The part of an RNA shown here (small-subunit ribosomal RNA, 5' domain) has 509 nucleotides and comes from an uncultured Clostridiaceae bacterium. Model confidence (mean pLDDT): 82 of 100. The RNAcentral record of the full RNA draws on ENA, Greengenes and SILVA. Its Rfam family is "Bacterial small subunit ribosomal RNA". Gene Ontology terms of the family: ribosome and structural constituent of ribosome.

[in-house]
Context: one part of a larger RNA
RNA sequence: GAUAAACGCUGGCGGCGCACAUAAGACAUGCAAGUCGAACGGACUUAAUUAGUAGCUUGCUACUAAAGCGGUUAGUGGCGGACUGGUGAGUAACACGUAAGUAAUCUGGCUAUUAGAGGGGAAUAACAAUGAGAAAUCAUUGCUAAUACCGCAUAUGCACACGUUAUCGCAUGGUAGAGUGUGGAAAGGAGUAAUCCACUAAUAGAUGAGCUUGCGGCUGAUUAGCUAGUAGGUUAGGUAAUGGCUGACCUAGGCAACGAUCAGUAGCCGGGCUGAGAGGCUCUACGGCCACAUUGGGACUGAGAUACGGCCCAGACUCCUACGGGAGGCAGCAGUCGGGAAUAUUGCGCAAUGGAGGAAACUCUGACGCAGUGACGCCGCGUAUGGGAAGAAGGUUUUCGGAUUGUAAACCAUUGUCGUGAGGGAAGAAAAAGACAGUACCUCAGGAGGAAGCUCCGGCUAACUAUGUGCCAGCAGCCGCGGUAAUACAUAGGGAGCAAGCGUUAUCC
Numbered sequence: 001g002a003u004a005a006a007c008g009c010u011g012g013c014g015g016c017g018c019a020c021a022u023a024a025g026a027c028a029u030g031c032a033a034g035u036c037g038a039a040c041g042g043a044c045u046u047a048a049u050u051a052g053u054a055g056c057u058u059g060c061u062a063c064u065a066a067a068g069c070g071g072u073u074a075g076u077g078g079c080g081g082a083c084u085g086g087u088g089a090g091u092a093a094c095a096c097g098u099a100a101g102u103a104a105u106c107u108g109g110c111u112a113u114u115a116g117a118g119g120g121g122a123a124u125a126a127c128a129a130u131g132a133g134a135a136a137u138c139a140u141u142g143c144u145a146a147u148a149c150c151g152c153a154u155a156u157g158c159a160c161a162c163g164u165u166a167u168c169g170c171a172u173g174g175u176a177g178a179g180u181g182u183g184g185a186a187a188g189g190a191g192u193a194a195u196c197c198a199c200u201a202a203u204a205g206a207u208g209a210g211c212u213u214g215c216g217g218c219u220g221a222u223u224a225g226c227u228a229g230u231a232g233g234u235u236a237g238g239u240a241a242u243g244g245c246u247g248a249c250c251u252a253g254g255c256a257a258c259g260a261u262c263a264g265u266a267g268c269c270g271g272g273c274u275g276a277g278a279g280g281c282u283c284u285a286c287g288g289c290c291a292c293a294u295u296g297g298g299a300c301u302g303a304g305a306u307a308c309g310g311c312c313c314a315g316a317c318u319c320c321u322a323c324g325g326g327a328g329g330c331a332g333c334a335g336u337c338g339g340g341a342a343u344a345u346u347g348c349g350c351a352a353u354g355g356a357g358g359a360a361a362c363u364c365u366g367a368c369g370c371a372g373u374g375a376c377g378c379c380g381c382g383u384a385u386g387g388g389a390a391g392a393a394g395g396u397u398u399u400c401g402g403a404u405u406g407u408a409a410a411c412c413a414u415u416g417u418c419g420u421g422a423g424g425g426a427a428g429a430a431a432a433a434g435a436c437a438g439u440a441c442c443u444c445a446g447g448a449g450g451a452a453g454c455u456c457c458g459g460c461u462a463a464c465u466a467u468g469u470g471c472c473a474g475c476a477g478c479c480g481c482g483g484u485a486a487u488a489c490a491u492a493g494g495g496a497g498c499a500a501g502c503g504u505u506a507u508c509c
Base pairs, nucleotide, nucleotide: 001508002507003506005505006504007503008502009501012381013380014379015378016377017376018374019373020339025337026336027335029334030333031332034079035078036077039076040075042073043072044071045070049066050065051064052063053062054061055060056059086292087291088290096216097215098214099213100212101211102210105209106208110205111204112203113202114201115200116199118152120150121149127142128141129140130139131138132137158183159182160181161180162179164177165176166175167174168173188197189196190195218264219263220262225255226254227253230252231251232250233249234248235247236246237245267289268288269287270286271282272281273280274279294315295314296313297312298311317328318327319326320325345371347370348369349368353367354365355364356363357362384414385413386412387411394405395404396403397402418450420445421444422443423442424441428436453498454497455496456495457494458479459478460477464493465492466491467490468489474481475480
């Protein structure tokens, strides 16, 4: 000098930040991922209309039915739940950083372009009935729809196989063209319509991702040998893709004193702190990457996961139970217990920015925007200003003359920052729509009123006297101080330094 700090004393305001570093301990409760009725069949509801019946004040009142605008929506279906948000347990590794490669790859939505969407089928949820169960939930039978599912047709281009031509390259090879054979698509919705949005195949782009490689960054030799899918090859499988990634067979290799293996520690980086620099230390906030989601394992779906708020299995734990069986996962936001020196509200709002769905209106969004708590940090402001000597009183001290506190106070005058009261009142939003918020800010009023402490004073180190104590009580960062005149302990007066803080402790340079 610095800090995600804590502790002691003290504490007026504002702005901007930051806030479980410990138990990746356990979690009550609420919320954090939904949306689309313009994909679909139902169900419920309903203004006006039509028809019928009844009543009578013969044109309105009630009831019923029909078709039907609109609304709500459990279910099927689509897209999204792989983003956002959290944590740092594991990991010494192509995890990260940086520089390359991919002629070894994939890529939903988006953009551009080309070509298409013909004609059929069989189901199933919802629903109804029956049944089982305490529940969670499930079974059987029957009915029905679709942008759900399945054949057929078509195929410029596409995939595969075969041989071929041209051209290029970086070894395997790449690109383009013609040929033969085989294979493979599709869905509709809204609108009077125009058209729009969806759908299928393909090409290119963009974006995102996978894989490979060079180099770089911890400690220990009181760890010296390690390794059998191990190292390489052939062949096959698998993958989007290369590859012992996996299998069979063959070879016996591979790594290591330039530190293998083992052990310990640790998420990595941009950055941050310090330092003249070289360097050293560090990874909280913000940003990038990685890993994880009660512990371990597994796949499914999907463009993308081996998936925090999905599924299955096993373990531990908690809860419900009719004992047969079930349910759960805060390292999301709040909050609770525990641990700890120690770390906040079970707040408001989707107004802004961004995200998901939707044609849109809009819905959802503890992301985010705000507010609350905490001097935890940085920055700014205030706690008055000018005059005022009888140098008052009081305190302290004294050589008793005085000195000092001290222009300090009183007293006189002035001002109004902050605060208080009243009035007005934003920008942030494109036409409307503002959580913050009656906030910021402006005006007026009144009145010095409401706002200063902490540490130190032997030397280092700015600042000294008195009393008490008497190697006691105590102080102390180092030297050291205290045993009867202690500038070093305690108290008081005075002084010095910093100041809404000041000291101490811890850690780094």